[in-house]
Source information: Model confidence (mean pLDDT): 87 of 100. This is a predicted structure of a 514-nucleotide part of an RNA (small-subunit ribosomal RNA, 5' domain) from an uncultured Bacillota bacterium.
Context: one part of a larger RNA
RNA sequence: GGACGAACGCUGGCGGCGUGCUUAACACAUGCAGGUCGAACGGUUUGGUCGCGCGUGCAAAUACGUCUGGCCGAAUAGUGGCGGACGGGUGAGUAACGCGUGGAUAACCUGCCUGCAAGACCGGGACAACGUCGGGAAACUGACGCUAAUACCGGAUACGCUCCACCAAUCGCAUGGUUGGGGGAGGAAAGGGGAAACCGCUGGCAGAUGGAUCCGCGUCCCAUUAGCUAGUUGGCAGGGUAACGGCCUACCAAGGCAACGAUGGGUAGCCGGCCUGAGAGGGUGGCCGGCCACACUGGGACUGAGACACGGCCCAGACUCCUACGGGAGGCAGCAGUGGGGAAUCUUCCGCAAUGGGCGCAAGCCUGACGGAGCAACGCCGCGUGAGUGAUGAAGGCCUUCGGGUCGUAAAACUCUGUCUUGGGGGAAGAAAAAAAUGACGGCACCCCAAAAGGAAGCCCCGGCUAACUACGUGCCAGCAGCCGCGGUAAAACGUAGGGGGCGAGCGUUGUCC
Numbered sequence: 001g002g003a004c005g006a007a008c009g010c011u012g013g014c015g016g017c018g019u020g021c022u023u024a025a026c027a028c029a030u031g032c033a034g035g036u037c038g039a040a041c042g043g044u045u046u047g048g049u050c051g052c053g054c055g056u057g058c059a060a061a062u063a064c065g066u067c068u069g070g071c072c073g074a075a076u077a078g079u080g081g082c083g084g085a086c087g088g089g090u091g092a093g094u095a096a097c098g099c100g101u102g103g104a105u106a107a108c109c110u111g112c113c114u115g116c117a118a119g120a121c122c123g124g125g126a127c128a129a130c131g132u133c134g135g136g137a138a139a140c141u142g143a144c145g146c147u148a149a150u151a152c153c154g155g156a157u158a159c160g161c162u163c164c165a166c167c168a169a170u171c172g173c174a175u176g177g178u179u180g181g182g183g184g185a186g187g188a189a190a191g192g193g194g195a196a197a198c199c200g201c202u203g204g205c206a207g208a209u210g211g212a213u214c215c216g217c218g219u220c221c222c223a224u225u226a227g228c229u230a231g232u233u234g235g236c237a238g239g240g241u242a243a244c245g246g247c248c249u250a251c252c253a254a255g256g257c258a259a260c261g262a263u264g265g266g267u268a269g270c271c272g273g274c275c276u277g278a279g280a281g282g283g284u285g286g287c288c289g290g291c292c293a294c295a296c297u298g299g300g301a302c303u304g305a306g307a308c309a310c311g312g313c314c315c316a317g318a319c320u321c322c323u324a325c326g327g328g329a330g331g332c333a334g335c336a337g338u339g340g341g342g343a344a345u346c347u348u349c350c351g352c353a354a355u356g357g358g359c360g361c362a363a364g365c366c367u368g369a370c371g372g373a374g375c376a377a378c379g380c381c382g383c384g385u386g387a388g389u390g391a392u393g394a395a396g397g398c399c400u401u402c403g404g405g406u407c408g409u410a411a412a413a414c415u416c417u418g419u420c421u422u423g424g425g426g427g428a429a430g431a432a433a434a435a436a437a438u439g440a441c442g443g444c445a446c447c448c449c450a451a452a453a454g455g456a457a458g459c460c461c462c463g464g465c466u467a468a469c470u471a472c473g474u475g476c477c478a479g480c481a482g483c484c485g486c487g488g489u490a491a492a493a494c495g496u497a498g499g500g501g502g503c504g505a506g507c508g509u510u511g512u513c514c
Stems, first nucleotide, its partner, number of pairs: 001514004006510005013383006019376002021341001026339003030336003035082003040079002043076008053066004089294003098219008108211002113207004118202002121155004130145006161186004166181006191199002220266003227257003232254004237249003269291004273284004296317005319330004347373001349372003355369001356367004386416004396407004420455001422450005430441001458503005463484003469498005479486002
């Protein structure tokens, strides 16, 4: 000098764009943050309508009420499907194939999506809801009985699917791969909708996307850590997995790693980047983007295409809460917000209008993702606090050699202007467009009009480094200080004043990095 997620002191007008718990991965009141589909299904409730029956009133048409049924809607607890593995948060752990980079899979998986070729036949039995009867303070739960399905089960059929051998060709360093052929065994399905369209279902081939595993290289400090290792290293057989593998088990062998730093200890999420620097390098990893890890602590699996699953389940633990003492409930490192810790870090706001996501044929519903607004000079950028004229160089302050000098065109005064602010009027784009509807922000931005200089300047410094000097006070005191050093009676270094210098809605200080 530059930089900052900063803090502190004094000060503070406006706007735009960003940023905002670096500490206790401390504990959390309250609300919201993941649902959706009635075009999968049976019910239940309800509105309308039609018809029959019944009741009441009427002479009758008919009206009202009620019951059952049909049709058209509405709502939705349950069964079922898809989504709750995305999105959002945090950085505790991790020195590791975790990350970065480049490869490998002849050792792999992939819901939804796209393309291609084919199929969907015949049957069956349940369980919720519901009903009846119970238990419990609650959370919830038991027995019996009924019932539907795109829920579940059996049978049939089936390819280029799976498994088993076989033949041929071809390729590979090898395990083996690819193509073709015939054979044996095994394995599928669901309907909904309607006038139709259409939406689905099943086994398969291929693509796309996402993921998994393995390897080369790179990735902080300590040797005042020098030896470490029994599933340890390898083999064989088996198990397990989507898949290779001591991943696991039995047996056999005795290996494997290490000064090119093993093992141990400390510290730490990694990167694109960011800061600095002429560069080499050094520092750093907050915001944004990619990857990883975690979700009160520890462990475990279930479901599923995908999890060992933040707002799922089970067990244990600590903690908090409810209880009728028998037993139960909970997990903000989601968005706000509270306490605590701290030098220190925001609103318990608005909206799904846009973008994106889930479900749905759709209408639509959900979405603290997101879009916005609010708070904070926390940062960067822009603008303003007026412009011109104005010498009797006014008053006043300060200094003075008492002549004067200086603040100083500064003020006053006169003439203007209207950025910002204030008031009034108009008023978009963001919204899709063949037509209509749809804007949280917001009557915001922007434009026009009006008034009035009116509402808007401070902070640090002035001994040298370093730009800017005098007076008074103080008297090694009080104090200053980044270094050198100032202060003990004329202090340009302390305090105040006048003047001056620097920067300016900021200016200084502290901390950290180059």